[in-house]
RNA sequence: GCCGUUUUAGCUCAGCAGGUAGAGCACUUCCAUGGUAAGGAAGAGGUCGGCAGUUCAAAUCUGCUAAACGGCU
Numbered sequence: 001g002c003c004g005u006u007u008u009a010g011c012u013c014a015g016c017a018g019g020u021a022g023a024g025c026a027c028u029u030c031c032a033u034g035g036u037a038a039g040g041a042a043g044a045g046g047u048c049g050g051c052a053g054u055u056c057a058a059a060u061c062u063g064c065u066a067a068a069c070g071g072c073u
Stems, first nucleotide, its partner, number of pairs: 001072007010025004019056001027043005049065005
């Protein structure tokens, strides 16, 4: 210098033939217990690395860019 993969809730990840985002753990409240843990119920939390483009509509397509990892030279 060139190419590829990844980047989604605090953490680990799912969702990619476009239709306004989910799981597990963690967290909050409640139930339950003499109390704790386990267990049960409810809930809060992200607009999807950033910018721009295409589209009625993009996490999902395209371009540029940042970071991490890998390959080639």

Annotation:
This is a predicted structure of a 73-nucleotide RNA (transfer RNA) from Lactiplantibacillus plantarum subsp. plantarum ATCC 14917 = JCM 1149 = CGMCC 1.2437. Rfam family: tRNA. Rfam's curators write: Transfer RNA (tRNA) molecules are approximately 80 nucleotides in length. Its family is annotated with triplet codon-amino acid adaptor activity in the Gene Ontology. Model confidence (mean pLDDT): 82 of 100. Taxonomically the source falls in Lactiplantibacillus plantarum subsp. plantarum (Bacteria, Bacillota, Bacilli, Lactobacillaceae). The sequence is in RNAcentral, with records from ENA, GtRNAdb, MGnify and Rfam.